[in-house]
Context: one part of a larger RNA
RNA sequence: CACCGCCCGUCACACCACGAAAGUUGGAUACACCCGAAGUCAGUGUGCUAACCAGCAAUGGAGGCAGCUGCCGAAGGUGGAGCCAGCGAUUGGGGUGAAGUCGUAACAAGGUAGCCGUACCGGAAGGUGCGGCUGGAUCACCUCCU
Numbered sequence: 001c002a003c004c005g006c007c008c009g010u011c012a013c014a015c016c017a018c019g020a021a022a023g024u025u026g027g028a029u030a031c032a033c034c035c036g037a038a039g040u041c042a043g044u045g046u047g048c049u050a051a052c053c054a055g056c057a058a059u060g061g062a063g064g065c066a067g068c069u070g071c072c073g074a075a076g077g078u079g080g081a082g083c084c085a086g087c088g089a090u091u092g093g094g095g096u097g098a099a100g101u102c103g104u105a106a107c108a109a110g111g112u113a114g115c116c117g118u119a120c121c122g123g124a125a126g127g128u129g130c131g132g133c134u135g136g137a138u139c140a141c142c143u144c145c146u
Base pairs, nucleotide, nucleotide: 003110005107008103009102011100013097014096015095016094018092019091020090023087024086025085026084027083031079032078033077034076039072041070042069043068044067047065048064049063052061053060054059113134114133115132116131117130118129119128120127121126
């Protein structure tokens, strides 16, 4: 490269990250319940017992031991809840891309001035209604500045 300009959205294709999602897998922590090893402690202790006590002795007593019971108790099991992470059919918009499809919304009064808010409607840009703004062209008038 200057209107044979610029430019908007849907749609199609490819890739990327993200969100939602029935569910699924794993993790850590705590909780409730079940079971309960070792061991301490408490109770019991018909069985056992050299040292201490009594006794000449037999034996008895004191103390102790095994065993038994109980409390606590690691690991394990069951259950539900919340948390974290991964995966997840499908789904939602977003970004990028040489070029493609449909239209032409905006930029000039962009050919219905545009824009903002809102409601409804429409393949899409968008359209219409209501309210607002000038960051609207044109024409006329007023005020102000140069």
A computed fold for a 146-nucleotide part of an RNA from a Candidatus Bathyarchaeota archaeon, annotated as small-subunit ribosomal RNA, 3' minor domain. Rfam family: Archaeal small subunit ribosomal RNA. On this family, see Yusupov et al., Science 2001: "Crystal structure of the ribosome at 5.5 A resolution". Lineage of the source: Archaea > Thermoproteati > Candidatus Bathyarchaeota. It was read from a public genome assembly.